[in-house]
RNA sequence: GGGCGGUUAGCUCAGUUGGUUAGAGCGCAUCAUUGACGUUGAUGAGGUCACAGAUUCGAAUUCUGUAUCGCCCA
Numbered sequence: 001g002g003g004c005g006g007u008u009a010g011c012u013c014a015g016u017u018g019g020u021u022a023g024a025g026c027g028c029a030u031c032a033u034u035g036a037c038g039u040u041g042a043u044g045a046g047g048u049c050a051c052a053g054a055u056u057c058g059a060a061u062u063c064u065g066u067a068u069c070g071c072c073c074a
Stems, first nucleotide, its partner, number of pairs: 001073007010026004019057001028044005050066005
């Protein structure tokens, strides 16, 4: 220098061909249970879907560029 893949909640990840409100597990907070802790149960908070632009009535999803991480080739 060229090619491919990843980037979504604090962490690990899903999200099927563009369509109503973006989800799960773990973690966190509160409450119940306990003498207390843990376990268990209930409820809840937490997201500019890496960034910018474009297409579209509508974008996490399509297109372009950028950033960053990993792999391959030279």
Transfer RNA from a Minisyncoccota bacterium, 74 nucleotides, folded computationally. The organism belongs to Minisyncoccota, within Bacteria. Its Rfam family is "tRNA". Rfam classes the family as a transfer RNA.